Context: one part of a larger RNA
RNA sequence: GAUUGACCUCGGAUCAGGCAAGGAUACCCGCUGAACUUAAGCAUAUCAAUAAGCGGAGGAAAAGAAACCAACCGGGAUUGCCUCAGUAACGGCGAGUGAAGCGGCAACAGCUCAAAUUUGAAAUCUGGCCCGCCGCGAGGGGGGUCCGAGUUGUAAUUUGGAGAGGGUGCUUCGGGCACGGCGCCGGCGCAAGUGCCUAGGAACAGGCCGUCAGAGAGGGUGAGAACCCCGUUCGCCGCCGGCGACCACGCCCGUCCGGAAGCCCCUUCGACGAGUCGAGUUGUUUGGGAAUGCAGCUCCAAGCGGGUGGUAAAUUCCAUCUAAAGCUAAAUAUGGGCCGGAGACCGAUAGCGCACAAGUAGAGUGAUCGAAAGAUGAAAAGCACUUUGGAAAGAGAGUCAAACAGCACGUGAAAUUGUUGAAAGGGAAGCGCUGGCGACCAGACCUGUGCCGGAGCGAUCACCUCGGGGCUCGUCCCC
Numbered sequence: 001g002a003u004u005g006a007c008c009u010c011g012g013a014u015c016a017g018g019c020a021a022g023g024a025u026a027c028c029c030g031c032u033g034a035a036c037u038u039a040a041g042c043a044u045a046u047c048a049a050u051a052a053g054c055g056g057a058g059g060a061a062a063a064g065a066a067a068c069c070a071a072c073c074g075g076g077a078u079u080g081c082c083u084c085a086g087u088a089a090c091g092g093c094g095a096g097u098g099a100a101g102c103g104g105c106a107a108c109a110g111c112u113c114a115a116a117u118u119u120g121a122a123a124u125c126u127g128g129c130c131c132g133c134c135g136c137g138a139g140g141g142g143g144g145u146c147c148g149a150g151u152u153g154u155a156a157u158u159u160g161g162a163g164a165g166g167g168u169g170c171u172u173c174g175g176g177c178a179c180g181g182c183g184c185c186g187g188c189g190c191a192a193g194u195g196c197c198u199a200g201g202a203a204c205a206g207g208c209c210g211u212c213a214g215a216g217a218g219g220g221u222g223a224g225a226a227c228c229c230c231g232u233u234c235g236c237c238g239c240c241g242g243c244g245a246c247c248a249c250g251c252c253c254g255u256c257c258g259g260a261a262g263c264c265c266c267u268u269c270g271a272c273g274a275g276u277c278g279a280g281u282u283g284u285u286u287g288g289g290a291a292u293g294c295a296g297c298u299c300c301a302a303g304c305g306g307g308u309g310g311u312a313a314a315u316u317c318c319a320u321c322u323a324a325a326g327c328u329a330a331a332u333a334u335g336g337g338c339c340g341g342a343g344a345c346c347g348a349u350a351g352c353g354c355a356c357a358a359g360u361a362g363a364g365u366g367a368u369c370g371a372a373a374g375a376u377g378a379a380a381a382g383c384a385c386u387u388u389g390g391a392a393a394g395a396g397a398g399u400c401a402a403a404c405a406g407c408a409c410g411u412g413a414a415a416u417u418g419u420u421g422a423a424a425g426g427g428a429a430g431c432g433c434u435g436g437c438g439a440c441c442a443g444a445c446c447u448g449u450g451c452c453g454g455a456g457c458g459a460u461c462a463c464c465u466c467g468g469g470g471c472u473c474g475u476c477c478c479c
Stems, first nucleotide, its partner, number of pairs: 027058001028056004038045001042092001068075002079106004089097002110327003113273001123154001124149002127146005133140002163269002165266003169263005174253004180247002182244008190235001193209001194225001195208004210227002212216001218230003278299007305322005362369002382409001385396004467479004471474001
């Protein structure tokens, strides 16, 4: 100096990874917060620490390992049920409201920080790069190395039941993998007629002959199907796949102990949460009454301290916990969502408003209100074709078991309408009582006839047996 323009700066399209404000809300938590009503009026009270409203979460939530309950020979996180008990208590002590300890049961589980000098050593953690391991992957874990975070404090140790420190003491020690078992989830499998006859459109019906049954629950299939199809029964059943923090055995790796944990002894220490506790006052709340809890304002602590001990205060003992930081399964709740099972429930004016194109059609400016409506047939085989007609429709024809099942479709009631038939006729029709006539129905009786079944009597045919006879001598004929 050149270029398909290194490097630096600006710019921020696009993308990996991350976050979720919204919806829903049955149950749950927090806030806010009435009135109708009741008190036979009404103001405190009650309704109610409810409804409406706002915010937030989970499969549950909340609560939870005592600044508890008690006063016992004490108990020992929370939650729920029974009881305590309509009791104590509150209350124009009216109307009304209204707990808790104990006891019994369900279920059970305990823990972590802050506050200590490791001080002879930040021993801690994220990330980049390199090398192995596990995993399909996302990712996880190990070693090395380099930045970064971090002394305004990351680790180890300790959490009041303690604990730290010291000791000559005593006891005990890790991980991975496949197969199998067990548990859970998903999928699959496990009995026996499609026999004959009959009427029928069809057999799943009737008759006859069988089979299975730990299965004859139920449903479907052209009519009542244990045996056609799906199922049902039996199983800690069999097979396949996945998951597990459980059990057992086997195999492999790794090293340890100069380590870690538990018990015992010594008695040198022993930190423990502030505008918080508490007090005053106001409001609210509670059964909580000289103030149960909460909130605002004012004042505002202590460390042999502090809280509580259901009547205010002083003094004094005693008992019991250790607030002002946090996590935690189960027993519990569930008119929403999802999955599954059942019913002495309803059966289309019932049951959800909705069995159906229902929060639809429709109404209202709007908030909002809000229906009616199920069934052809076994199968559309849903009427080809001809004919009249412009068509609609009809007449034939055809399908079907049936069309008097024809997409206004199963059955097809009643009021009501048309048509047809019968009867009646002044004092409306109708109604009551009574007589006559007519039509129709049912039953009984009589007569006749067909068929079926049974009994008795008689006749006859065939056959059998005994006896006799005949001849054409047949194992024939006649009586």

Annotation
This is a predicted structure of a 479-nucleotide part of an RNA (large-subunit ribosomal RNA, domain I) from Coccocarpia palmicola. Its Rfam family is "Eukaryotic large subunit ribosomal RNA". The family is grouped with related families in Rfam's "LSU clan". For this family Rfam cites "Crystal structure of the ribosome at 5.5 A resolution" (Yusupov et al., Science, 2001). Rfam links the family to the GO terms ribosome and structural constituent of ribosome. The prediction has a mean pLDDT of 80. The source organism's lineage runs through Eukaryota, Lecanoromycetes, Lecanoromycetidae, Coccocarpiaceae and Coccocarpia.